Background:
This is a predicted structure of a 72-nucleotide RNA (transfer RNA) from a Phycisphaerae bacterium. The coordinates come from a structure-prediction model, not an experiment, and the mean pLDDT is 84. It matches the Rfam family "tRNA". Rfam links the family to the GO term triplet codon-amino acid adaptor activity.
[in-house]
RNA sequence: GCCGACAUAGCUCAAUGGCAGAGCACAAGUUUUGUAAACUUGGGGUUGUGGGUUCGACUCCCACUGUCGGCU
Numbered sequence: 001g002c003c004g005a006c007a008u009a010g011c012u013c014a015a016u017g018g019c020a021g022a023g024c025a026c027a028a029g030u031u032u033u034g035u036a037a038a039c040u041u042g043g044g045g046u047u048g049u050g051g052g053u054u055c056g057a058c059u060c061c062c063a064c065u066g067u068c069g070g071c072u
Stems, first nucleotide, its partner, number of pairs: 001071007010024004018055001026042005048064005
């Protein structure tokens, strides 16, 4: 230099054009003499950045940034 994949909650990952979710973690409560476990509830996201297509974009297209892999 060329090619490809990936980027979503604190972490690991879903969501294949129509209200952004789960598990773990975190907070509160129930229970317990107390802690843990269990159960219930809750908070937490400008979906990497900037444009485009569309009535509507995490999703499709382009560029950029970063990470990983391959080729030279």